[in-house]
Context: one part of a larger RNA
RNA sequence: GGACGAACGCUGGCGGCGCGCCUAACACAUGCAAGUCGAAUGAGCGAGAGAGAGCUUGCUUUCUCGAGCGAGUGGCGAACGGGUGAGUAACGCGUGAGGAACCUGCCUCAAAGAGGGGGACAACAGUUGGAAACGACUGCUAAUACCGCAUAAGCCCACGGGUCGGCAUCGACCAGAGGGAAAAGGAGCGAUCCGCUUUGAGAUGGCCUCGCGUCCGAUUAGCUAGUUGGUGAGGUAAUGGCCCACCAAGGCAACGAUCGGUAGCCGGACUGAGAGGUUGAACGGCCUCAUUGGGACUGAGACACGGCCCAGACUCCUACGGGAGGCAGCAGUGGGGAAUAUUGGGCAAUGGGCGCAAGCCUGACCCAGCAACGCCGCGUGAAGGAAGAAGGCUUUCGGGUUGUAAACUUCUUUUAAGAGGGAAGAGCAGAAGACUGUACCUCUAGAAUAAGCCACGGCUAACUACGUGCCAGCAGCCGCGGUAAUACGUAGGUGGCAAGCGUUGUCC
Numbered sequence: 001g002g003a004c005g006a007a008c009g010c011u012g013g014c015g016g017c018g019c020g021c022c023u024a025a026c027a028c029a030u031g032c033a034a035g036u037c038g039a040a041u042g043a044g045c046g047a048g049a050g051a052g053a054g055c056u057u058g059c060u061u062u063c064u065c066g067a068g069c070g071a072g073u074g075g076c077g078a079a080c081g082g083g084u085g086a087g088u089a090a091c092g093c094g095u096g097a098g099g100a101a102c103c104u105g106c107c108u109c110a111a112a113g114a115g116g117g118g119g120a121c122a123a124c125a126g127u128u129g130g131a132a133a134c135g136a137c138u139g140c141u142a143a144u145a146c147c148g149c150a151u152a153a154g155c156c157c158a159c160g161g162g163u164c165g166g167c168a169u170c171g172a173c174c175a176g177a178g179g180g181a182a183a184a185g186g187a188g189c190g191a192u193c194c195g196c197u198u199u200g201a202g203a204u205g206g207c208c209u210c211g212c213g214u215c216c217g218a219u220u221a222g223c224u225a226g227u228u229g230g231u232g233a234g235g236u237a238a239u240g241g242c243c244c245a246c247c248a249a250g251g252c253a254a255c256g257a258u259c260g261g262u263a264g265c266c267g268g269a270c271u272g273a274g275a276g277g278u279u280g281a282a283c284g285g286c287c288u289c290a291u292u293g294g295g296a297c298u299g300a301g302a303c304a305c306g307g308c309c310c311a312g313a314c315u316c317c318u319a320c321g322g323g324a325g326g327c328a329g330c331a332g333u334g335g336g337g338a339a340u341a342u343u344g345g346g347c348a349a350u351g352g353g354c355g356c357a358a359g360c361c362u363g364a365c366c367c368a369g370c371a372a373c374g375c376c377g378c379g380u381g382a383a384g385g386a387a388g389a390a391g392g393c394u395u396u397c398g399g400g401u402u403g404u405a406a407a408c409u410u411c412u413u414u415u416a417a418g419a420g421g422g423a424a425g426a427g428c429a430g431a432a433g434a435c436u437g438u439a440c441c442u443c444u445a446g447a448a449u450a451a452g453c454c455a456c457g458g459c460u461a462a463c464u465a466c467g468u469g470c471c472a473g474c475a476g477c478c479g480c481g482g483u484a485a486u487a488c489g490u491a492g493g494u495g496g497c498a499a500g501c502g503u504u505g506u507c508c
Base pairs, nucleotide, nucleotide: 001508002507003506004505006504007503008502009501010500013378014377015376016375017374018373020370021336026334027333028332030331031330032329035076036075037074040073041072044069045068048065049064050063051062052061053060054059055058083289085287092214093213094212095211096210097209098208099207102206103205107202108201109200110199111198112197113196115149117147118146124139125138126137127136128135129134155180156179157178159176161174162173163172164171165170185194186193187192215261216260217259222252223251224250227249228248229247230246231245232244234242264286265285266284267283268279269278270277271276291312292311293310294309295308314325315324316323317322342368344367345366346365350364351362352361353360354359381411382410383409384408391402392401393400394399417444418443419442420441421440425435452497453496454495455494456493457478458477459476463492464491465490466489467488473480474479
C1' cells in the first nucleotide's frame, strides 16, 4: 500500500447493486416451511333439480338425479428443494482412467401384450378399554389394493451346439430342446386420450475399483489378529475379509507406518511484477450431519432434518397407570459474544411436487423491511463580488491572516418536498403483477433539505498563540513534557480524506 462476512469511537443527505451469528453442532415459546389426485375407489355430507304422496296451496315427507366437499383405502411425491460444517487427514475431495463386477422411478425411442377368476382389509355399524395418547373384539364392503390360473415376441434358470472376438477370470451374436415368471383400468356420445405388463436401447442419476495430488509434530519408531493371503460357503445391484468356517504366516513402516494435534475438499477469493504466501464468507460442484448413540423397515432410490424402533440426556402433559417433543428450514426468543436483520408481502415471474385439466401446495424463489457492513454513482450550489467589512486569531502595533471567504448581485434546481401522468417485467388466443402508483417523465416554489473526521517534531503533506511545568498527558518507531513545548491540553490557522474519517484485529 492492498484486502475484510469485521468490530469500536466521532459523524451521517440520497440512490443502485451486493451482503449480514465468524462465538454456543447452546436450549428453544409461537406461526408457517410437503403435499396432491374424486378422471383409481366404497361410504358419508350435500347447494340444487325432477317425480310421487299428504294436505293447512306452500309447507311436510318418500324416491331418483346430482355440482361440490371430503375422513378412509389406493397412486405418485415426501431420498428433491432448504440448512449446517460437528465429525472426517479419508478414494472424503481434486484430476485422470476402469467396471468383461453393477443399479437406475419419472422421461425418449422400438418390439410384444392386457384372457379369465378369487378371497380379503380399512372406512362404516355394534360392543368395549383408557385421564389422554391410542387401542381391542364382532360383523359388512369397493378398487389401478392383494392372490391364483391362462398366454410369452423377448426375458430368467440350468444344458449342450455353432460363428465371431478379446483384456486373465471371459465377452457378443445365432438357432435348439427343458423348466419358470406378466398385466388394470379410468375419462369421453364417439374419435381418441391418460394409464397398465414384459423386453431391448438411450438419456439422466447413482454405486464400486485404481494411478497421482491433498496440513503440522520423530520431544510419536515400531504398528497389525479379520490382521495379510488362499479355498469354500453366505451376503449384495455388484467386486471384495464385506461376513463366516478351515488353511498358510503374512501385511505396513525412516520414500515416515502407528500415535498425537489441527482441518470439511474444490472451482475460486485476497495479495504479489512473478514465483509464491494466505484463505475456502457470499455464488457453483462434491462430501457430511440432523438432540446424542445404535438399528432396520418401506421404496427405483434412505439406513431417511420436519418417517419408524431401541437406549441416553433434556423439556412438557398426566387422573401417577402412562404419554408427547426435537428450528444445523424461514421468521422469532433466551443465552454466549466486540458483533450480525422482519415472528413482513406474494406465488405475478423462474423452478419443483401432484393432477387429463382447471388448479392446489411451495419461508425454494421473487420482492419489500432493518444496518454507511461493502462497492459504485450523485449531492450539500454556480458565476460575479475589495470598502480586502465586521468578528476571531496574531502582531515588531505599522500591520498580517481567516479571505472572494461572507454580505451583496445575477442564475440554476441535481437531490429532498408537493402536484399530475405512468411503464417493462406477461408468453400460445385470452386472463393474471407481490414488488407498486415503484422506476421513469412533466410541472411548482425556493439556495432552498444535506459535512464531517483525522492529522500538523522526523518518518509524513501541514505552525503559531496561550495554558501546563518530568505534573497532567502523548506515543506506530525514534522519542516529547523538569517555565518561552511547532510533540501534552485549548484556540486560530493549515494539510489530508470525505458521507465518511480514524482506531483495533487478521492476511499478503
A computed fold for a 508-nucleotide part of an RNA from an uncultured bacterium, annotated as small-subunit ribosomal RNA, 5' domain. Its Rfam family is "Bacterial small subunit ribosomal RNA". Gene Ontology terms of the family: structural constituent of ribosome and ribosome. The coordinates come from a structure-prediction model, not an experiment, and the mean pLDDT is 86. The full RNA is in RNAcentral, with records from ENA, Greengenes and SILVA.